[in-house]
RNA sequence: UGGCCAAUAGCUCAGCCCGGCAGAGCGCGUCUCUAGUAAUAGAGAUGAGGUCGAAGGUUCAAAUCCUUCUUGGCCCU
Numbered sequence: 001u002g003g004c005c006a007a008u009a010g011c012u013c014a015g016c017c018c019g020g021c022a023g024a025g026c027g028c029g030u031c032u033c034u035a036g037u038a039a040u041a042g043a044g045a046u047g048a049g050g051u052c053g054a055a056g057g058u059u060c061a062a063a064u065c066c067u068u069c070u071u072g073g074c075c076c077u
Base pairs, nucleotide, nucleotide: 002075003074004073005072006071007070010026011025012024013023020060028047029046030045031044032043033042034041035040053069054068055067056066057065
């Protein structure tokens, strides 16, 4: 110099190719049960938590397609 990959919940990551309700596990809150004098531990149920790295474009509709940029990683010279 040129090219490739990654960025989504507090953490680890799916979903993107082929546009159509934003998800899983762990963690966190509440309730119930069990053990325990209690602290607490285990199990179950339930809930909260995101404007999908930023900006713009296309579209009825964008995490997904297009353009530019930011950050990190890798490769070539």